[in-house]
The prediction has a mean pLDDT of 78. A computed fold for a 155-nucleotide RNA from Blastococcus sp. TF02-8, annotated as c-di-AMP riboswitch aptamer (ydaO/yuaA leader). The organism belongs to Blastococcus, within Bacteria. Its Rfam family is "c-di-AMP riboswitch aptamer (ydaO/yuaA leader)". Rfam's curators write: This family represents a conserved RNA structure found upstream of the ydaO and yuaA genes in Bacillus subtilis and related genes in other bacteria. Gene Ontology terms of the family: regulation of gene expression and cyclic-di-AMP binding.
RNA sequence: GGCCGGAUCCCGCCGAACUGUCGUCGAUGACCGUCACGACGGACCGGGGACCCACCAUUCCCUCGGGGUGAAUCCUGCGCACUGCCCGGUGCCAGGUAGGGCGCCUUCCCGCCCGAACCCGUCAGCUAACUCGGUAGGCGGCGCGAAGGAAACGG
Numbered sequence: 001g002g003c004c005g006g007a008u009c010c011c012g013c014c015g016a017a018c019u020g021u022c023g024u025c026g027a028u029g030a031c032c033g034u035c036a037c038g039a040c041g042g043a044c045c046g047g048g049g050a051c052c053c054a055c056c057a058u059u060c061c062c063u064c065g066g067g068g069u070g071a072a073u074c075c076u077g078c079g080c081a082c083u084g085c086c087c088g089g090u091g092c093c094a095g096g097u098a099g100g101g102c103g104c105c106u107u108c109c110c111g112c113c114c115g116a117a118c119c120c121g122u123c124a125g126c127u128a129a130c131u132c133g134g135u136a137g138g139c140g141g142c143g144c145g146a147a148g149g150a151a152a153c154g155g
Base pairs, nucleotide, nucleotide: 010141011140012139013138014137018042019041020040021039022038023037024036026035027034028033043135044134045133046132047131048130053125065123066120067119068118069117074096075095076094077093079092080091081090082089083088099114100113101112102111104149105148106147107146108145110143
């Protein structure tokens, strides 16, 4: 000097998952600060739940659920495995895709990513009053440029 990894502080991203006051012989060597926990507030998010509206209404056949949070849906395969064989189905893999994200906001251009997971338990359209819950977790160090619109601070 380079590369890799870790810690603290600061600054940010996805997401509703933030914030104020008070408290603790809490943690960090002490103060400040930060973090953890508790109480009381503010704020944000989600579910259930009327009129109206929507759905439904007759006959036959087949199948067997239905719903919620979330951007996370759907399609394809001369692929692999299982299902005795075909059709089909399930899982995996690969490719694509509805849709979503990238440091105030919108649009355009280009670029980089995500396109999951979980929950309810036979039950739920919308929905005022009312009512029931959540406030986690995971990351990195301004994606570039253009047009326009704002806010705060300073003078």